[in-house]
Model confidence (mean pLDDT): 80 of 100.
Predicted 3D model of a 72-nucleotide RNA (transfer RNA) from a Pseudomonadota bacterium.
Taxonomically the source falls in Pseudomonadota (Bacteria, Pseudomonadati).
RNA sequence: GGCCUGGUAGCUAAGUGGUAAAGCAGAGGACUGCAAAUCCUCUACACGUGGGUUCGAUUCCCACCCAGGCCU
Numbered sequence: 001g002g003c004c005u006g007g008u009a010g011c012u013a014a015g016u017g018g019u020a021a022a023g024c025a026g027a028g029g030a031c032u033g034c035a036a037a038u039c040c041u042c043u044a045c046a047c048g049u050g051g052g053u054u055c056g057a058u059u060c061c062c063a064c065c066c067a068g069g070c071c072u
Base pairs, nucleotide, nucleotide: 001071002070003069004068005067006066007065010024011023012022018055026042027041028040029039030038048064049063050062051061052060
């Protein structure tokens, strides 16, 4: 330098045109003699950046940034 894959909440991670699940973590509560475990409830400006297409983009297209891999 070329090609491929990925970037979503504090962490892991699903989704793939109609505004984003889940788990862990965090806060409150129930239970308990106190805890742990378990159960219930709740919070968060989470879709890498900038453009384009579209009535509408996390999703499609382009460029760039970052991470990993392959080739040279």
It matches the Rfam family "tRNA". The family's RNA type in Rfam is transfer RNA. Rfam's curators write: Transfer RNA (tRNA) molecules are approximately 80 nucleotides in length.